[in-house]
Record summary: A computed fold for a 346-nucleotide part of an RNA from a metagenome, annotated as small-subunit ribosomal RNA, central domain. The coordinates come from a structure-prediction model, not an experiment, and the mean pLDDT is 85.
Context: one part of a larger RNA
RNA sequence: UUAGGUUUAAAGGGUGCGUAGGCGGGAUUAUAAGUCAGUGGUGAAAGAUUGCCGCUUAACGGUAAAAUUGCCAUAGAUACUGUAGUCCUUGAGUGUAGAUGAGGUUGGCGGAAUGUGUCAAGUAGCGGUGAAAUGCAUAGAUAUGACACAGAACACCGAUUGCGUAGGCAGCUAACUAAGCUACAACUGACGCUGAGGCACGAAAGCGUGGGGAUCAAACAGGAUUAGAUACCCUGGUAGUCCACGCCGUAAACUAUGAUAACUGGUUGUUGGCGAUAUACAGUCAGCGACUGAGUGAAAGCAUUAAGUUAUCCACCUGGGGAGUACGACGGCAACGUUGAAACUC
Numbered sequence: 001u002u003a004g005g006u007u008u009a010a011a012g013g014g015u016g017c018g019u020a021g022g023c024g025g026g027a028u029u030a031u032a033a034g035u036c037a038g039u040g041g042u043g044a045a046a047g048a049u050u051g052c053c054g055c056u057u058a059a060c061g062g063u064a065a066a067a068u069u070g071c072c073a074u075a076g077a078u079a080c081u082g083u084a085g086u087c088c089u090u091g092a093g094u095g096u097a098g099a100u101g102a103g104g105u106u107g108g109c110g111g112a113a114u115g116u117g118u119c120a121a122g123u124a125g126c127g128g129u130g131a132a133a134u135g136c137a138u139a140g141a142u143a144u145g146a147c148a149c150a151g152a153a154c155a156c157c158g159a160u161u162g163c164g165u166a167g168g169c170a171g172c173u174a175a176c177u178a179a180g181c182u183a184c185a186a187c188u189g190a191c192g193c194u195g196a197g198g199c200a201c202g203a204a205a206g207c208g209u210g211g212g213g214a215u216c217a218a219a220c221a222g223g224a225u226u227a228g229a230u231a232c233c234c235u236g237g238u239a240g241u242c243c244a245c246g247c248c249g250u251a252a253a254c255u256a257u258g259a260u261a262a263c264u265g266g267u268u269g270u271u272g273g274c275g276a277u278a279u280a281c282a283g284u285c286a287g288c289g290a291c292u293g294a295g296u297g298a299a300a301g302c303a304u305u306a307a308g309u310u311a312u313c314c315a316c317c318u319g320g321g322g323a324g325u326a327c328g329a330c331g332g333c334a335a336c337g338u339u340g341a342a343a344c345u346c
Base pairs, nucleotide, nucleotide: 003318004317005316006315007300008299012314014201015200016199017198021194022193023192025088026087027086028085029084030083031082033081034080035077036076038074039073040072041071042070049065050064051063052062053061054060091191092188093187094186095184096183097182098181100179103177104176105175106174107173108172109171110154114150115149116148117147118146119145120144125136126135162169163168206247207246208245209244210243211242216240220236221235222234223233258313259312260311261310262309263308265292266291267290268289269288270287271286272285273284274283295302296301319346320345321344328339329338330337331336
């Protein structure tokens, strides 16, 4: 480079917004840049191919044809693409009405549990384990009751549920705020899709400054176990776990499945709407699930939420190891992250 691929064999970027670029709905007019066919010019020579001719043949030499698939000019064609204009509404968006949800931010409040402190009553153990011991306890523990305080998490409801772009989100409540969905078809009139760079968000752990510190708990200490036990088990226990602000930028960031659009059999459950009225119903729109076909797949399986049939755009892969390493660069306070080889070896 071509081709083939990317659920599990190598391979989908963690997610979104969006620049350039690529691609782009219906009708019509103009244009003629791309496109198409015609004509003219040019496309040196040599060489390769073919024909003919000349040295007796050949090598060699001469000549012609064809080719050179290109470029330029010219007068045409107008289906498609482009460009310019006009119009359209089904894509996209706006509007009105409605309901929905752990969507987000900030504040307030609540009960159970845990721990600590004080008090009451009370006496000898408690705790823990496979069994024990360390530990706690006559300086009165554990168990019981009352009061007070602290921090963190929100049992039941709870689900195969719901919401969010992803990460993620769960006590109750108020304020602010975002979104999708449904119905109507009023408005705009292709305003769209994708998206290299870029920007923003991004669990946990970790880092900086200042708070907070109940629980749990890396490190650490002790007790056990064991041949040993730098572990699994037990008793303690510091960072951390929580809050504010600022970094980090990674995860099996997984549906291991990029986004958008169209098309293609059934059965069944469920969430939010519409369906005049009801928690009834045929149907229907938007989600979330289960099963089974055609088809597909190496198979497992997927199967209208495709891994089926197509289109557009992006990302990525090209034997195993070396290696996500080295070097360099960029980012970071650091930890490290991003980019990312080769020798060698099988």